A computed fold for a 67-nucleotide RNA from a marine eukaryotic metagenome, annotated as transfer RNA.
Its mean pLDDT, the model's own confidence on a scale to 100, is 81.
The sequence is in RNAcentral, with records from MGnify.
Rfam family: tRNA. The family's RNA type in Rfam is transfer RNA.
RNA sequence: CCAUGGUCUAGUGGUUAUGACGUCGCCCUUACAAGGCGGAUGUCGUAGGUUCAAAUCCUACUGGACC
Numbered sequence: 001c002c003a004u005g006g007u008c009u010a011g012u013g014g015u016u017a018u019g020a021c022g023u024c025g026c027c028c029u030u031a032c033a034a035g036g037c038g039g040a041u042g043u044c045g046u047a048g049g050u051u052c053a054a055a056u057c058c059u060a061c062u063g064g065a066c067c
Base pairs, nucleotide, nucleotide: 001064002063003062006021007020008019014052023039024038025037026036027035045061046060047059048058049057
């Protein structure tokens, strides 16, 4: 310094946590790919604290990267 769906990632107190890839269904095609439409997938590393309200602030711990 980092930890956020299977992977990568945005979000630094306030409306339903963002997008891409992947995945599933349908359309298209003789078929596949590409393309179009739609869906599912997140206890935001763990445990506490502050606050009307925490992914976001504080503390401890766990794991990882660098000096």